[in-house]
Context: one part of a larger RNA
RNA sequence: CUGGAAAGGGCGUGCGGUGGAUGCCUAGGCGCCGAGAGGCGAUGAAGGACGUGGGUGGCUGCGAAAAGCCUCGGGGAGCCGCCAACCAGGCUUUGAUCCGGGGAUGUCCGAAUGGGGAAACCCGACGCGGGUAAUGCCGCGUCAUCCCAUGCUGAAUCCAUAGGCAUGGGAGGCGAACCCGGGGAAGUGAAACAUCUCAGUACCCGGAGGAAAAGAAAACAACCGUGAUUCCGUGAGUAGUGGCGAGCGAAAGCGGAAGAGGCCAAACCGCCGGACGGAAGUCCGGCGGGGUAGUGGGGCCGCGUACGGCACCGAAUUUCUGUAGCCGAACCCGUCUGGAAAGUCGGGCCACAGAGGGUGACAGCCCCGUAGGCGAAACGGGGAUUCGGGCCAGCGGGAACCCCAAGUAGGGCGGGACACGUGAAAUCCUGUCCGAAUCAGCCGGGACCAUCCGGUAAGCCUAAAUACUCCUCGGCGACCGAUAGUGAACGAGUACCGCGAGGGAAAGGUGAAAAGAACCCCGGCGAGGGGAGUUAAAAGAGCCUGAAACCGCACGUCU
Numbered sequence: 001c002u003g004g005a006a007a008g009g010g011c012g013u014g015c016g017g018u019g020g021a022u023g024c025c026u027a028g029g030c031g032c033c034g035a036g037a038g039g040c041g042a043u044g045a046a047g048g049a050c051g052u053g054g055g056u057g058g059c060u061g062c063g064a065a066a067a068g069c070c071u072c073g074g075g076g077a078g079c080c081g082c083c084a085a086c087c088a089g090g091c092u093u094u095g096a097u098c099c100g101g102g103g104a105u106g107u108c109c110g111a112a113u114g115g116g117g118a119a120a121c122c123c124g125a126c127g128c129g130g131g132u133a134a135u136g137c138c139g140c141g142u143c144a145u146c147c148c149a150u151g152c153u154g155a156a157u158c159c160a161u162a163g164g165c166a167u168g169g170g171a172g173g174c175g176a177a178c179c180c181g182g183g184g185a186a187g188u189g190a191a192a193c194a195u196c197u198c199a200g201u202a203c204c205c206g207g208a209g210g211a212a213a214a215g216a217a218a219a220c221a222a223c224c225g226u227g228a229u230u231c232c233g234u235g236a237g238u239a240g241u242g243g244c245g246a247g248c249g250a251a252a253g254c255g256g257a258a259g260a261g262g263c264c265a266a267a268c269c270g271c272c273g274g275a276c277g278g279a280a281g282u283c284c285g286g287c288g289g290g291g292u293a294g295u296g297g298g299g300c301c302g303c304g305u306a307c308g309g310c311a312c313c314g315a316a317u318u319u320c321u322g323u324a325g326c327c328g329a330a331c332c333c334g335u336c337u338g339g340a341a342a343g344u345c346g347g348g349c350c351a352c353a354g355a356g357g358g359u360g361a362c363a364g365c366c367c368c369g370u371a372g373g374c375g376a377a378a379c380g381g382g383g384a385u386u387c388g389g390g391c392c393a394g395c396g397g398g399a400a401c402c403c404c405a406a407g408u409a410g411g412g413c414g415g416g417a418c419a420c421g422u423g424a425a426a427u428c429c430u431g432u433c434c435g436a437a438u439c440a441g442c443c444g445g446g447a448c449c450a451u452c453c454g455g456u457a458a459g460c461c462u463a464a465a466u467a468c469u470c471c472u473c474g475g476c477g478a479c480c481g482a483u484a485g486u487g488a489a490c491g492a493g494u495a496c497c498g499c500g501a502g503g504g505a506a507a508g509g510u511g512a513a514a515a516g517a518a519c520c521c522c523g524g525c526g527a528g529g530g531g532a533g534u535u536a537a538a539a540g541a542g543c544c545u546g547a548a549a550c551c552g553c554a555c556g557u558c559u
Stems, first nucleotide, its partner, number of pairs: 008559010023544001024509002028480002030477007037469002039174002047109003050063003054087002057083003069103006078091003114123003124143007145171009178209001179207005189196001193243001219226002230257005240248002261461003268289009294439001296404004300398001303396003308392003312389012325374003331347001333346002336343001348365002350354001356368003410434008420446001441456005496503002516543001519531004
């Protein structure tokens, strides 16, 4: 230098392994609609601990009467819950299992309440009962605190009061959002930041209801009128407000939803109690009558005359309805393919039912259902009627004596709320200091004054239209389909992490049916594999489909 070979490596193809993407599926979620319900709790809740099965690890149920007991209904052939079979033993047409109504039992902890306590434990007192010779012991019941009412008792201190005791009634805690009230941020925006904004939001606390709040003009309006409140649309991003920046942002009116109005205080009359007093009487308190308004009303004085209403409670009757259920049409027949017919082809039937689901593939007529009808011994809910109870209750006129909500209205100062940041700042609330009037009065109509107009504060109640959904039933979806949809389709608020507050997963699919592979062989009485058998197919059991990365084996080719 040439040729060849082996090993390694690259690429390609094939066959496997691994892996669990994709497709298909849905047991679970998500959203909404209609209806219901809108609470549970000292008659011991919510939530738990520990028990409970013939054999029982978990889940579910239940509570020492313990996967259950009694009763009344439904139902009608099997049953002794699920994972999950098995062994043993039972029940059932004299009606079981199962479903619904009512009831019984219901350990211990928990508001937890006899006292204590490191929850599910410890220790008592009194009464009654069991047991013992007796004590110990056992069972049942009662025994927390606060508030209200009533009664008894009762200090310092005479009366009295405080306090104590008993009886009766109530409260307490939990619960998703909605609601009202008391407190109340900051990140942020202003392209920095302080007024301002975020926002009276988040959050904390108190309270209530099925809704809550508001509510029957001391209102608006504008010289016309409206006539409680609430909610929606519009007015309107207007009028305004604003380091006139960022931003904030009405109201009347109009159109709709709904529709409802009532009760007291006072004057005056009366009864009872108390204070002063010899008494008459005056004052105070309680109760009854009276009275409730803005064209002012009422008292008071005198006169005449009439008989209903309710949003409250109960009962009865009736009706509708809830909590179990029941009836419910129609060959499905033949043919072909196939493992299987619901598919194909041929023929027939029902339909107030051709919604949907299941059945070996795509079924109106196979099953469950669907349309349409029917049904409650018991316990609930709604409506109507009647009765009973409760509450409320009439009109006209005269006179100008009395009453018509006080530390209030209003004012000053300081704040807050009103869309309104002190502004010319009305209106509303009030910490502080002042402080009226009673109808010839008083308040308002955006400083203030006059005129005019509207209204009658300082007491209370009030359905509906509105807000919400922890929960129940029914239904729907150009919602998800297992890295999605709840964190959770599965023993999930689990495993696990954290001293704790708290954080918080992964994990679905054999097949139509277990027919879940008898028996034989290798092997460690293995793992695993080979035969045999099942099946339509091994789909062979973390088993449908089974992509890619990744790892092998074989062959080809390059080096």